[in-house]
Molecule: transfer RNA
Organism: Caulobacter sp. S45
């Protein structure tokens, strides 16, 4: 220098074929107990790394760039 994977909630990861973005655990409420821990119920939490294109629409697709993780020289 070349070539590739990954970038989504605090934190591990889902998201098929383009249509208003999910779980899991953490955290907060509140039941339950004398209390706490388990256990159940509920709410909240997101410019989908940062431009730029192409669509009536983009987390999805092109594209440049960053950060990582790998290979090759």
């Nucleotide at each position: 220098g070349c070539c590739g994977g990954c970038a989504u909630a605090g934190c591990u990861c889902a998201g098929c074929u383009g249509g208003u973005a999910g779980a899991g655990c953490a955290g907060c409420u509140g039941a339950u107990u004398u209390g706490u821990a388990a256990u159940c119920a509920g709410a909240a939490g997101g410019u989908c790394g940062c431009g730029g294109g192409u669509u009536c629409g983009a987390u999805u697709c092109c594209u440049g760039c960053u950060g990582u993780c790998g290979g090759c020289g």